[in-house]
Molecule: transfer RNA
Organism: Atractosteus spatula
RNA sequence: GGCACGGUGGCCAAGUGAUAAGGCGUUGAUCUCGUAAACCAACGAUCGCGGGUCCGAACCCCGUCUGUGCCU
Repeated sequence: GGCACGGUGGCCAAGUGAUAAGGCGUUGAUCUCGUAAACCAACGAUCGCGGGUCCGAACCCCGUCUGUGCCU
């Protein structure tokens, strides 16, 4: 330098055009002599960034930053 794949709450992670699941976590409550566990509820992401297409974009297109792998 080229190619491929990835970037989504504090962390992991699903979601291939109709407005973002789930798990961990945190907080509160129940339970317990107390803690843990269990169960319940709440909190929390304009989807790396900037543009474009579309009635509508996490999703399609362009640019860019970054991570991993491969090739040279």